Bacterial RNase P class A from a Gammaproteobacteria bacterium, 349 nucleotides, folded computationally. Taxonomically the source falls in Gammaproteobacteria (Bacteria, Pseudomonadati, Pseudomonadota). It matches the Rfam family "Bacterial RNase P class A". Rfam classes the family as a ribozyme. The prediction has a mean pLDDT of 76.
RNA sequence: GGAGUCGGCCAGGCGAUCGCUGGCGUGGGACCUUGUCCCGCGACGGAGGAAAGUCCGGGCUCCACAGGGCAGGGUGCCAGGUAACGCCUGGGGGGCGUGAGCCCACGGAAAGUGCAACAGAAAGGAAACCGCCGGUUCGCCGGUAAGGGUGAAAAGGUGCGGUAAGAGCGCACCGCGUGGCUGGUAACAGGCACGGCGAUGGUAAACCCCACCUGGAGCAAGACCAAAUAGGAAUCCGUCAGCUGUGGCCCGCAGUGGAUUCGGGUAGGUCGCUAGAGGCCGGCGGUGACGCCGGUCCCAGAUGAAUGAUCGUCCACGACAGAACCCGGCUUACCGGCCGACUCCUCUU
Numbered sequence: 001g002g003a004g005u006c007g008g009c010c011a012g013g014c015g016a017u018c019g020c021u022g023g024c025g026u027g028g029g030a031c032c033u034u035g036u037c038c039c040g041c042g043a044c045g046g047a048g049g050a051a052a053g054u055c056c057g058g059g060c061u062c063c064a065c066a067g068g069g070c071a072g073g074g075u076g077c078c079a080g081g082u083a084a085c086g087c088c089u090g091g092g093g094g095g096c097g098u099g100a101g102c103c104c105a106c107g108g109a110a111a112g113u114g115c116a117a118c119a120g121a122a123a124g125g126a127a128a129c130c131g132c133c134g135g136u137u138c139g140c141c142g143g144u145a146a147g148g149g150u151g152a153a154a155a156g157g158u159g160c161g162g163u164a165a166g167a168g169c170g171c172a173c174c175g176c177g178u179g180g181c182u183g184g185u186a187a188c189a190g191g192c193a194c195g196g197c198g199a200u201g202g203u204a205a206a207c208c209c210c211a212c213c214u215g216g217a218g219c220a221a222g223a224c225c226a227a228a229u230a231g232g233a234a235u236c237c238g239u240c241a242g243c244u245g246u247g248g249c250c251c252g253c254a255g256u257g258g259a260u261u262c263g264g265g266u267a268g269g270u271c272g273c274u275a276g277a278g279g280c281c282g283g284c285g286g287u288g289a290c291g292c293c294g295g296u297c298c299c300a301g302a303u304g305a306a307u308g309a310u311c312g313u314c315c316a317c318g319a320c321a322g323a324a325c326c327c328g329g330c331u332u333a334c335c336g337g338c339c340g341a342c343u344c345c346u347c348u349u
Base pairs, nucleotide, nucleotide: 001345002344003343004342005341006340007339008338009337010336012314013313014312015311016310017309018308020046021045022044024042025041026040027039028038029037030036031035048320052331053330055329056328057327058326059325060218061217062216063215067251068250069249070248072214073213074212075211076210077091078090079089080088081087092106093104094103095102096101107209108208112207113206114203115202129148130147131144132143133142134141135140156174157173158172159171160170161169175197176195177194178193179192181190182189183188222271223270224269225268232262233261234260235259236258237257242256243255244254245253278297279296280295281294282293283292284291285290
């Protein structure tokens, strides 16, 4: 100097004028059940790192004072973190990369079933097409799976010996299986001994088996107030039964007449609604996620939906993009800038 990897931060700033909105303070008015509504003034506050997707997990509310099981669904190495998770951290194993680093839908194929076209002799209780060797009455017979061919995959691999030619047939190393030892909380790693050994390989993001988890519905949840109507009518069945009770089935429990048809009213307001599994700073513990302690701060609550317009100036010239009960994640979109650490290449000293 160049090329990369990982982590953190910002998301236009400042000033002026007009406008919107929240609670607080304050002035006035209306009604009068003393509480509500309207107008004005003042200071302060007012969209995100993803507010997005609605993919996970919860808080909260209701069914409801609500139990057990099955099916169904979810996760899938180990150990931790967390309110919890399919998330995060660290470790193990595998893969990619020269490397810093990145990725993993990572339990089980010796419980069973299924699938793998074509090619090939043969692809799950599977082999002999070519070849090699021996015999031969020259028709063929016997041995073989080392060499060749087909294929994604062909009776473990490499080498030496041996053999008629070959073959774990024997041996060495590797692979596989069994047993135990050492280290580690563990996943696992390493060594040793025995066995010529093959349940012959693959596939579970195929069915399945195993381990663990799992009620439902959702702020349009739900609570309260006000107002209005019709606590409506008819027909059938009928008090064992049946029906109803927030996914399905069964048991249990609780309640209760059921089914069908016709017809009527309301959909207005208040709360829920923002002080939190909260933010920031410091200390301690921990490899880390994070935890504990202390201090400090209040930082949007709209409801047809609030932050917009104009001017000036600075600059990094502003992309993706707007809260609707809240929070922890993941995923996706994205212009540009700043900071830190690490890796590789080249040159010079």